Bacterial small signal recognition particle RNA from a Fidelibacterota bacterium, 95 nucleotides, folded computationally. The coordinates come from a structure-prediction model, not an experiment, and the mean pLDDT is 76. Rfam family: Bacterial small signal recognition particle RNA. Rfam's curators write: The signal recognition particle (SRP) is a universally conserved ribonucleoprotein involved in the co-translational targeting of proteins to membranes. The family is grouped with related families in Rfam's "SRP clan". The organism belongs to Fidelibacterota, within Bacteria.
[in-house]
RNA sequence: GAGGCUGGCGGUGGACGUACCCCUCGCUAACCCGGUCAGGUCCGGAAGGAAGCAGCCGUAACGAGUUUCGGUGCGGGUCGCUGUCCAGUCUCUCA
Numbered sequence: 001g002a003g004g005c006u007g008g009c010g011g012u013g014g015a016c017g018u019a020c021c022c023c024u025c026g027c028u029a030a031c032c033c034g035g036u037c038a039g040g041u042c043c044g045g046a047a048g049g050a051a052g053c054a055g056c057c058g059u060a061a062c063g064a065g066u067u068u069c070g071g072u073g074c075g076g077g078u079c080g081c082u083g084u085c086c087a088g089u090c091u092c093u094c095a
Stems, first nucleotide, its partner, number of pairs: 001092008009083006016075006023065004033058004041050003
């Protein structure tokens, strides 16, 4: 100087695990969410209009499930690949 092996460290990929999302179900905003708003209220001479409680339909939040697939994050763990890196060791070569 060249090469091999082992370990460390870094990078990267897979599987696995885990959390959340997605998905399913439930519940649900008294008002301070959305829509539709009976009745009633308000404006109007009327036609008509306005705000809007209950109800109904949704949604956020919350709870439960999570079989598969999918997404994201995490893992001093696991299996590979990799490195102008580090350490150890072996072989060859040169002086």